[in-house]
This record gives sequence, C1' cells and structure tokens, in this order.
RNA sequence: UCUUUGGGGCGGGGUGAAAUUCCCCACCGGCAGUACAGUCUGCGAACCUUAUUUUAAGGCUGACAAGGUGCAAUUCCUUGACCGACGGUAAAGUCUGGACGGGAAAAGA
Repeated sequence: UCUUUGGGGCGGGGUGAAAUUCCCCACCGGCAGUACAGUCUGCGAACCUUAUUUUAAGGCUGACAAGGUGCAAUUCCUUGACCGACGGUAAAGUCUGGACGGGAAAAGA
C1' cells in the first nucleotide's frame, strides 16, 4: 500500500381499539489489554458543539456484588443483581429508519 472479514437478541402469556414498545416470564453481549470480562482499564459506535460539504477538532460516553479455587481471576466456578444512543410508532437493548453507512480491530498478500 492492497484485499477480505468486522454486533447479537421478543419465543410464550396478560391488558387494550391499537403494544415484538406497557406488565409477568424470556432472550442478547463489538474491539484491544489482562488468568478466559456486556459491568476493570482503554478504544469504537451513537449523541452534542464548532467550522463550510467531504471531513476535522473538541466534548459526552451505561451497568457488580457476595462466596469458592488458585501464585495470580471485579475475567474461571456457584449464587443473586444490574446496564444498553438517536428518529419513528401505544412508551423499544431485541421492531423499523439513518445504514448496501461508519468503525475499533483481525487475518492475508
């Protein structure tokens, strides 16, 4: 420098004119680091501000405890919790739209 890859999840029941959005049960977990991590540390995305489109700079950025094993684990095991951008729509982590987008990064040449 080029190529490829690069986010998962509403199933059942209830109420209702209407809800995969409310209620009960369920289900899901990007990338790097580190004793194997949604909750640690850092990053990406989304969102906000400024400039003038590409884009750049800055900002913002959710949530975990107890016990056990061990040299070492907020990462493993057990138990019980908690969290999830914006627009749309009966109020959405799971539907739909921006997005056949962007991207941390990984692999190969």
Source information
RNAcentral holds the sequence, with entries from MGnify. FMN riboswitch aptamer (RFN element) from a sheep gut metagenome, 109 nucleotides, folded computationally. The model forms 100% of the base pairs in the Rfam consensus. It matches the Rfam family "FMN riboswitch aptamer (RFN element)". Rfam describes the family as follows. The RFN element is a highly conserved domain that is found frequently in the 5'-untranslated regions of prokaryotic mRNAs that encode for flavin mononucleotide (FMN) biosynthesis and transport proteins.